[in-house]
RNA sequence: UAAUCAUCCAGAUGACUUGAGAGACCCGGCUCGUCGAGAGUCAGGCAACCGGUUUGCCAUUCGGCGACCACGGUGCCAACGCCGGGAACGAUGAGGA
Numbered sequence: 001u002a003a004u005c006a007u008c009c010a011g012a013u014g015a016c017u018u019g020a021g022a023g024a025c026c027c028g029g030c031u032c033g034u035c036g037a038g039a040g041u042c043a044g045g046c047a048a049c050c051g052g053u054u055u056g057c058c059a060u061u062c063g064g065c066g067a068c069c070a071c072g073g074u075g076c077c078a079a080c081g082c083c084g085g086g087a088a089c090g091a092u093g094a095g096g097a
Stems, first nucleotide, its partner, number of pairs: 001097001004094005013043006021032003025086005044077003049073002051069004056065003081089001
């Protein structure tokens, strides 16, 4: 980087720096924003995809589901991916190429 599989109506804040836009792209809405949004950094937190446990269930072998844990790898911390439409669209994780 392109694809595959899975998930995307729950949850989670402050400070400092910067300074005008932001909510992925387009259109139409609607929200947030100088009472400082957004971005970056630091600290904190949420969660449970990978990870660990399991004398629970299904399989019987590998595994799949459920439950528990949260050191580690990620991720995330306005609103249903904000809403509708378009696009074989977007984000995150995992194993491969």

A computed fold for a 97-nucleotide RNA from Ilumatobacter coccineus YM16-304, annotated as SAM riboswitch aptamer (S box leader). RNAcentral records the identical sequence in 2 taxa. The RNAcentral record of the sequence draws on Rfam and Ribocentre. Its Rfam family is "SAM riboswitch aptamer (S box leader)". Rfam's curators write: The SAM riboswitch is found upstream of a number of genes which code for proteins involved in methionine or cysteine biosynthesis in Gram-positive bacteria. The coordinates come from a structure-prediction model, not an experiment, and the mean pLDDT is 87. The source organism's lineage runs through Bacteria, Actinomycetota, Acidimicrobiia, Acidimicrobiales and Ilumatobacter coccineus.